[in-house]
Context: one part of a larger RNA
Molecule: small-subunit ribosomal RNA, central domain
Organism: metagenome
RNA sequence: UUGGGCCUAAAGCGUCCGUAGCCGGCUUGACAAGUCUCUGGUGAAAUCCUAUAGCAAACUAUAGGGCUUGCUGGAGAUACUAUCAGGCUUGAGACCGGGAGAGGCUGAGGGUACUUCUGGGGUAAGGGUAAAAUCUUUUAAUCCCAGAGGGACCACCUGUGGCGAAGGCGCUCAGCUAGAACGGGUCUGACGGUGAGGGACGAAAGCUAGGGGAGCGACCGGGAUUAGAUACCCCGUUAGUCCUAGCUGUUAACGAUGCCCACUUGGUGUUGCAAAACUUUAGGGGUUUUGCAGUGCCGUAGCGAAGGUGUUAAGUGGGCCGCCUGGGGAGUACGGCCGCAAGGCUGGAACUU
Numbered sequence: 001u002u003g004g005g006c007c008u009a010a011a012g013c014g015u016c017c018g019u020a021g022c023c024g025g026c027u028u029g030a031c032a033a034g035u036c037u038c039u040g041g042u043g044a045a046a047u048c049c050u051a052u053a054g055c056a057a058a059c060u061a062u063a064g065g066g067c068u069u070g071c072u073g074g075a076g077a078u079a080c081u082a083u084c085a086g087g088c089u090u091g092a093g094a095c096c097g098g099g100a101g102a103g104g105c106u107g108a109g110g111g112u113a114c115u116u117c118u119g120g121g122g123u124a125a126g127g128g129u130a131a132a133a134u135c136u137u138u139u140a141a142u143c144c145c146a147g148a149g150g151g152a153c154c155a156c157c158u159g160u161g162g163c164g165a166a167g168g169c170g171c172u173c174a175g176c177u178a179g180a181a182c183g184g185g186u187c188u189g190a191c192g193g194u195g196a197g198g199g200a201c202g203a204a205a206g207c208u209a210g211g212g213g214a215g216c217g218a219c220c221g222g223g224a225u226u227a228g229a230u231a232c233c234c235c236g237u238u239a240g241u242c243c244u245a246g247c248u249g250u251u252a253a254c255g256a257u258g259c260c261c262a263c264u265u266g267g268u269g270u271u272g273c274a275a276a277a278c279u280u281u282a283g284g285g286g287u288u289u290u291g292c293a294g295u296g297c298c299g300u301a302g303c304g305a306a307g308g309u310g311u312u313a314a315g316u317g318g319g320c321c322g323c324c325u326g327g328g329g330a331g332u333a334c335g336g337c338c339g340c341a342a343g344g345c346u347g348g349a350a351c352u353u
Stems, first nucleotide, its partner, number of pairs: 004324003007307002012321001014201004021194003025088006033081002035077008048065007091191001092188003095184003103177007110154002114150008125136002162169002206247006215241002220236004258320006266298014302309002326353003335346004
């Protein structure tokens, strides 16, 4: 390479957008490039097969056939693919309607707790632990009341509930803004799918500069425990955690399951929308049924080594991309690119087993 694979054995890029490429709905006509049929030329010889000859064989010779799966000229066929011209609406998009939502950004307002300070009250302890001690406290602590300041956070509602491409998103209100579902079937008319390179976004920690600093808290100091205790427990506490602007670009970035399309028995919850019937305190109310879209559980066939999965497939098929090829060495070295750095991306070999 062929083949076989990628939930858990090696293997789905963290996620999306998108360039080239690859693939692509129904239909009419043209063309005849791919494709198919017929035919001419060429496709060296030897080798192979058949016949004959050399007294038999090996071998050789002659004649015929075959092989050379190819290239090329001509004549035709037109289903499919391509191309050109035209049409269509079911894919896709646009538009309209009333709703759902912690989707994003900005601003304003609020809430309890915590902590600090001030004033008042009050007196000897408080705190902490398995038990203690370090620690705080007669310069009046802890505790109670009142007031002021500060930073972070957003209980209950909260729900295998919702939204978002993923990361992620949760007090209230307002403004700006994005996407999805449902319903209508008004418009465009294949405008689509995937996507090598490329671009954007991307938790936490970390970095740069400037703010901020209540609580928590790597590091560090102390107290315990212990044989020791560079820990677990306790008392403190710096960076950080927060904000603004920039960088970093990683994770068990997980559903360990790439994206898109079609098809294939069911049951039962739940969220959103729509329709119908019944009901109603007439409300944007309630119940039931049905459809679509999402999100869970159970499970048939099938699949699977099994665990399991099972219309949200790991079933049956199609399109495109990424990735894997024993363990260690090693996600290391070297080189290159990126980064302020930390480091990231790409990524071996010797050797060993």